[in-house]
Context: one part of a larger RNA
RNA sequence: AACGAACGCUAGCGGCGCGUUUUAAGCAUGCAAGUCGAACGGGGGCGGCGAGGAGUAAUCUUGGCCGCCCGAGUGGCGAACGGGUGAGUAACACGUGGAUAAUCUGCCCUUAAGACUGGGACAGCCCGCAGAAAUGCGGAUUAAUACUGGAUACGGUCCCUGCCGCACAUGCGGGGGGGAUUAAAGCUGGGGACCGCAAGGCCUGGCGCUUAGGGAGGAGUCCGCGGCCCAUUAGCUUGUUGGCGGGGUAAAAGCCCACCAAGGCGACGAUGGGUAGCCGGCCUGAGAGGGUGAACGGCCACAUUGGGACUGAGACACGGCCCAGACUCCUACGGGAGGCAGCAGCUAAGAAUCUUCCGCAAUGGGCGAAAGCCUGACGGAGCGACGCCGCGUGGACGACGAAGGUCUUCGGAUUGUAAAGUCAUUUCGGGGAGGAAGAAUAAGGGGGGCUGAACAGGCCUUCCGAUGACGACCCUUCCAGAAGAAGCCCCGGCUAACUACGUGCCAGCAGCCGCGGCAAUACGUAGGGGGUAAGCGUUGUUC
Numbered sequence: 001a002a003c004g005a006a007c008g009c010u011a012g013c014g015g016c017g018c019g020u021u022u023u024a025a026g027c028a029u030g031c032a033a034g035u036c037g038a039a040c041g042g043g044g045g046c047g048g049c050g051a052g053g054a055g056u057a058a059u060c061u062u063g064g065c066c067g068c069c070c071g072a073g074u075g076g077c078g079a080a081c082g083g084g085u086g087a088g089u090a091a092c093a094c095g096u097g098g099a100u101a102a103u104c105u106g107c108c109c110u111u112a113a114g115a116c117u118g119g120g121a122c123a124g125c126c127c128g129c130a131g132a133a134a135u136g137c138g139g140a141u142u143a144a145u146a147c148u149g150g151a152u153a154c155g156g157u158c159c160c161u162g163c164c165g166c167a168c169a170u171g172c173g174g175g176g177g178g179g180a181u182u183a184a185a186g187c188u189g190g191g192g193a194c195c196g197c198a199a200g201g202c203c204u205g206g207c208g209c210u211u212a213g214g215g216a217g218g219a220g221u222c223c224g225c226g227g228c229c230c231a232u233u234a235g236c237u238u239g240u241u242g243g244c245g246g247g248g249u250a251a252a253a254g255c256c257c258a259c260c261a262a263g264g265c266g267a268c269g270a271u272g273g274g275u276a277g278c279c280g281g282c283c284u285g286a287g288a289g290g291g292u293g294a295a296c297g298g299c300c301a302c303a304u305u306g307g308g309a310c311u312g313a314g315a316c317a318c319g320g321c322c323c324a325g326a327c328u329c330c331u332a333c334g335g336g337a338g339g340c341a342g343c344a345g346c347u348a349a350g351a352a353u354c355u356u357c358c359g360c361a362a363u364g365g366g367c368g369a370a371a372g373c374c375u376g377a378c379g380g381a382g383c384g385a386c387g388c389c390g391c392g393u394g395g396a397c398g399a400c401g402a403a404g405g406u407c408u409u410c411g412g413a414u415u416g417u418a419a420a421g422u423c424a425u426u427u428c429g430g431g432g433a434g435g436a437a438g439a440a441u442a443a444g445g446g447g448g449g450c451u452g453a454a455c456a457g458g459c460c461u462u463c464c465g466a467u468g469a470c471g472a473c474c475c476u477u478c479c480a481g482a483a484g485a486a487g488c489c490c491c492g493g494c495u496a497a498c499u500a501c502g503u504g505c506c507a508g509c510a511g512c513c514g515c516g517g518c519a520a521u522a523c524g525u526a527g528g529g530g531g532u533a534a535g536c537g538u539u540g541u542u543c
Base pairs, nucleotide, nucleotide: 001542002541003540005539006538007537008536009535012391013390014389015388016387017386018384019383020349025347026346027345029344030343031342034077035076036075039074040073043070044069045068046067047066048065049064051062052061053060054059084302085301086300094226095225096224097223098222099221100220103219104218105217108215109214110213111212112211113210114209116150117149118148119147126139127138128137129136130135155182156181157180158179159178160177161176163174164173165172166171186207187206188205189204190203191202194201195200228274229273230272235265236264237263240262241261242260243259245257246256247255277299278298279297280296281292282291283290284289304325305324306323307322308321327338328337329336330335355381357380358379359378363377364375365374366373367372395423396422397421404415405414406413407412428484430479431478432477433476434475435474438470444464445463446462447461448460449459450458451457487532488531489530490529491528492513493512494511498527499526500525501524502523508515509514
């Protein structure tokens, strides 16, 4: 000098940060990932229309149509992001620089070509059955952008053939010829000439779908170099090291397998053991260096412990699945359920670390054509002097100097302009009044342009045009009255600051040297002084 601090005494306000460093211990409760009806069928509710039936009528009712809402299901996208933690890991985990001619890539941008024609199911619903529950079984029926047969193939892939350009090698890229193989899905807005009773066909726009090329962003893999301790760890290794062949992966490779050879690493520290997430940074220091890796940002690893795969563009998947273990809970004893190292919160541990708060208004994310829905990410508020910074607790004048206190050589000295008193002020806090920013735009409307047959629709641009959790905190101004606001540590030397009394090697102090045994500037108290200040000291740790 510093701190994610703790403890003691003390405490007025604000801003910005930070807040389980211990037990990767266990968790009650609530919330933290959904969304789309413009992919699909059906169900329920409400409102309206209306053919039939009942009724003299009002009206009621069965099936039908339209609109709105609700929740379950099929289907799509998301759930691999965001958020947490640091257990493990001494490793290509990280940092840095390269390689990938050894690779993948949903959504997005761009380019080219396409989207033809058939089929059968399964949920849901209904019927029946089993079970305490979790859940499940059988039958019948049904839709789709779900599944699937055929067609087509600009292109892709494989084989044959031949050309050009590259490359460190197996090879890579581009063009040509022949053969084989390989795809798709619809939804919606508007139009009305022709067809059609209508729906629609048809035309046109939007969103989607398929194949292929390129891009962007993302990811995988490999390599050089770099960063801990112990030699009181000296030898280690059999898929081990290499080869041939095969398997496997998106992809090189003992990654895996069969066979063959006997290699490979090590004093430039192998192997073993201990410790540890790594970095940008942070602290210190003139620097070199040393220490550290909280918060914020990047990467990695993990999600009760261990193992495994499935789905998918992407996981070996925190709030998915399966198996095993420990633990907790429910049970009708047959069997089931669970995983806060998400946000709050609880218990335990500990010197020690917060609200079971508000809101999606902003920023960002998921889904959706949109309206919108979801979002403990995030934005805010709450608690804590835990830290940094700022402000205040008052200002000016005021005596050869009140009183009181302390000391005294009894003269006085000091507290001390300090107080009182006089004058003026009102920051902050309290009360009142007023005002702004965080809001950009969306739906919709008016201009201009593009598409289009179109004065539909869609797209681009411009001008208008809702929405505020915080929260009245802030800002401005008014009101009252110096009014509501100072402590803590030290005073022997180091080290700024001294006297008196008490005590008498006692009680005690102490960072080091050391003080205390009858005059203690070192203990305790008082007065005075020094330092610092909403803090001051102590302890711990680092330089």

Background:
The part of an RNA shown here (small-subunit ribosomal RNA, 5' domain) has 543 nucleotides and comes from an uncultured bacterium.